[in-house]
Context: one part of a larger RNA
RNA sequence: UGACGGGGGCUCACACAAGCGGUGGAGCAUGUUGCUUAAUUCGAGGCAACGCGAAGAACCUUACCUGGGUUUGACAUGCACGGAUUAACUCUGUGAAAGCAGAGCCACGCCCGCAAGGGUGGAACGUGCACAGGUGCUGCAUGGCUGUCGUCAGCUCGUGCUGUGAAGUGUCGGGUUAAGUCCCUUAACGAGCGCAACCCCUAUCGUUAGUUACUAACGCGUUAUGGCGAGGACUCUAACGAGACUGCCGGUGUCAAACCGGAGGAAGGUGGGGAUGACGUCAAGUCCUCAUGGCCCUUACGCCCAGGGAUGCAAACGUGCUACAAUGGCGCGUACAGAGCGAUGCUAACCUGCGAAGGUAUGCAAAUCGCAAAAAGCGCGCCCCAGUUCGGAUUGCAGGCUGCAACUCGCCUGCAUGAAGUCGGAAUCGCUAGUAAUCGGAGAUCAGCUACGCUCCGGUGAAUACGUUCCUGAGCCUUGUACA
Numbered sequence: 001u002g003a004c005g006g007g008g009g010c011u012c013a014c015a016c017a018a019g020c021g022g023u024g025g026a027g028c029a030u031g032u033u034g035c036u037u038a039a040u041u042c043g044a045g046g047c048a049a050c051g052c053g054a055a056g057a058a059c060c061u062u063a064c065c066u067g068g069g070u071u072u073g074a075c076a077u078g079c080a081c082g083g084a085u086u087a088a089c090u091c092u093g094u095g096a097a098a099g100c101a102g103a104g105c106c107a108c109g110c111c112c113g114c115a116a117g118g119g120u121g122g123a124a125c126g127u128g129c130a131c132a133g134g135u136g137c138u139g140c141a142u143g144g145c146u147g148u149c150g151u152c153a154g155c156u157c158g159u160g161c162u163g164u165g166a167a168g169u170g171u172c173g174g175g176u177u178a179a180g181u182c183c184c185u186u187a188a189c190g191a192g193c194g195c196a197a198c199c200c201c202u203a204u205c206g207u208u209a210g211u212u213a214c215u216a217a218c219g220c221g222u223u224a225u226g227g228c229g230a231g232g233a234c235u236c237u238a239a240c241g242a243g244a245c246u247g248c249c250g251g252u253g254u255c256a257a258a259c260c261g262g263a264g265g266a267a268g269g270u271g272g273g274g275a276u277g278a279c280g281u282c283a284a285g286u287c288c289u290c291a292u293g294g295c296c297c298u299u300a301c302g303c304c305c306a307g308g309g310a311u312g313c314a315a316a317c318g319u320g321c322u323a324c325a326a327u328g329g330c331g332c333g334u335a336c337a338g339a340g341c342g343a344u345g346c347u348a349a350c351c352u353g354c355g356a357a358g359g360u361a362u363g364c365a366a367a368u369c370g371c372a373a374a375a376a377g378c379g380c381g382c383c384c385c386a387g388u389u390c391g392g393a394u395u396g397c398a399g400g401c402u403g404c405a406a407c408u409c410g411c412c413u414g415c416a417u418g419a420a421g422u423c424g425g426a427a428u429c430g431c432u433a434g435u436a437a438u439c440g441g442a443g444a445u446c447a448g449c450u451a452c453g454c455u456c457c458g459g460u461g462a463a464u465a466c467g468u469u470c471c472u473g474a475g476c477c478u479u480g481u482a483c484a
Stems, first nucleotide, its partner, number of pairs: 001484002003481003007478007015468002019431005026322008034313002042053002064308007073131001077130006089104006108121005133297002136295003142291002144286003147282001149280001154193006160169003173184003199274004204242007214231002218229003245268001248262005324424001328383007340371003345364002350359003390421001395416007437460007
């Protein structure tokens, strides 16, 4: 100087407490361990691995296994030689395919030449040589990227001063703040990286603009609809501005910083949310994104193909979904979003089908057309507390769709079947407001989909916080130490 303490002081955080809803029990989905296996490819391992890499494993992907094949190679560059039909294309045999074997057929540029033909060159092909190739090892050789402490308020430097020196001071102290935020004091005075602000979205208003959006007034038209003329008011769209700064008033306070209350205001003291992550820690993670040192393989640890596997199931754990019902289930009717996506695409309307879907066909590169029905909600009716009109696992049959192909191993529909489950032990998780809870919508990946995952979007919309003794983590000061 640090680190540590079942030392002390001050302070903070959904850390506890106060509340609401879960997990742990059931069924299923998914990841992991274990077991099994020819293979069940590899990585991730307390928090910070386990719906994680994977935002799509039937083939492909694919790195694994079995079998078949190949050796200048699936891919790159260079050199030497070859010959003009060997490539491409067409066909045949063999084969599961890859491949192997065979047959047919045709070139191009330049020079000489009437032509026949001859010479030469590049691409391609073949042979050979350099080399290619490796998701092989080492993340404890590395770059880059990322997680974490933590959006915690810290981490340092120059000069000066103090100390023999390591080092200290500044950065301490008194207040204050979300903040090393600001003020005062002060052997310190300044400065940098962080904090804050500058950026984006959102909440109010104005200006400009008015189509594909809008419709108050006037007119036309319709069973009906901004459907049409028209309008530039309103909503909205999207660009530019205004607005919030403790600016104003009162009080407290060191004539300070600041705090408390109030006015005005759409918004008040960081308005709400996002992006933004200091010096560093964990030899944290990744050599399987990529890059890369070293090592290793080179008729194989490279490459191609078919099939299988990664989906295997006594068991254990994590994360979720659906429930156990009446604040509910079912039937009929009826209302209101936002954000997205669409051309090998989204598909209206109509017809067929109980339905998944099919047929035909229309509009739209989309504020124009479509996906699109929002759902919970509201109204009416049935059920009457039961393993049920709860719950939907499992299984049988019959179908639909995608795709070369749904056996291993896809999703969806109909009929039948109707399991466990009556609110969950010890323990444990999330959340402080448009939040939790609950309800639906969209997107990426994608032929299809094992999505109940992930990331966004809106609808409905709570309860509680006395407080900081305790548990957990963190910051500052101080103290002890046989630790570094």

A computed fold for a 484-nucleotide part of an RNA from a Phycisphaerae bacterium, annotated as small-subunit ribosomal RNA, 3' major domain. It matches the Rfam family "Bacterial small subunit ribosomal RNA".